[in-house]
C1' cells in the first nucleotide's frame, strides 16, 4: 500500500435468515460447614464494533468505516 481472517456477557466461544440470544468460566444470593473450599439451588450482567442498505423478518447478507491479528511487497 494490497489480499485475508476476527469483532457476540467481565473471559474464552457457540449461534450463517425466522419470531425471548445461548454455553462453560467468573461474580452475587441462599442452603451446606465452626469458617473456608468443594457440591446443590436461584439470580444479574448484551443497545450482537460503528453506521447505512436488500428483506416481511438481519448476529447471520451486501456496501463504508473503526479496531485487532496474519501473509505479500
Nucleotide at each position: 500500500g494490497u489480499c485475508g481472517u476476527u469483532g457476540u456477557a467481565g473471559c474464552u466461544c457457540a449461534g450463517u435468515g425466522g419470531u425471548u440470544a445461548g454455553a462453560g468460566c467468573a461474580c452475587c444470593u441462599g442452603u451446606c460447614u465452626u469458617a473456608c473450599u468443594c457440591a446443590c439451588a436461584g439470580g444479574g450482567g448484551g443497545u450482537c464494533g460503528a453506521g447505512g442498505g436488500u428483506u416481511c423478518g438481519a448476529u447471520c447478507c451486501c456496501c463504508u468505516c473503526c479496531a485487532a491479528u496474519g501473509a505479500c511487497u

Transfer RNA from Ectocarpus siliculosus, 73 nucleotides, folded computationally. The prediction has a mean pLDDT of 81. Rfam family: tRNA. NCBI's taxonomy places the organism under Eukaryota, Stramenopiles, Ochrophyta, Ectocarpaceae, Ectocarpus. RNAcentral records the identical sequence in 2 taxa.